[in-house]
RNA sequence: CUUAUCGAGAACGGCCGAGGGAUCAGGCCCCACGACGCCGUAGCAACCGGUUCCGAUUCAGCUGGAAUGACAGGUGCUAACUCCUGCUUCGCUGACGCGAAGAAAGAUGAG
Numbered sequence: 001c002u003u004a005u006c007g008a009g010a011a012c013g014g015c016c017g018a019g020g021g022a023u024c025a026g027g028c029c030c031c032a033c034g035a036c037g038c039c040g041u042a043g044c045a046a047c048c049g050g051u052u053c054c055g056a057u058u059c060a061g062c063u064g065g066a067a068u069g070a071c072a073g074g075u076g077c078u079a080a081c082u083c084c085u086g087c088u089u090c091g092c093u094g095a096c097g098c099g100a101a102g103a104a105a106g107a108u109g110a111g
Base pairs, nucleotide, nucleotide: 001111002110003109004108005107006106011041012040013039014038015037019030020029021028024086025085026084027083042078043077044076047074048073049071050068051067052066053065054064055063082105087102088101089100090099091098092097
């Protein structure tokens, strides 16, 4: 950079000791009953890989779909929708605002 997904799911222990929820702003929340982070164990999920089945095609390589986590694999994840909003368009409203779709940014996988 490209592409897919992001309203589901899954926690205990040890260490540490003050901030943390990506960034900026606004909100809201978590936190000395110890958050965040690190380590261990456990778990969740099913992106990749594996296995099985079906199909297409090829000289071959390869390739499409489905199922499977009792499959000890590679990642990832285990507060809150990616915690919410911010930009654009549309709809509703007298207004404040509310709702929907999309974008941007971000996270994870694969390339």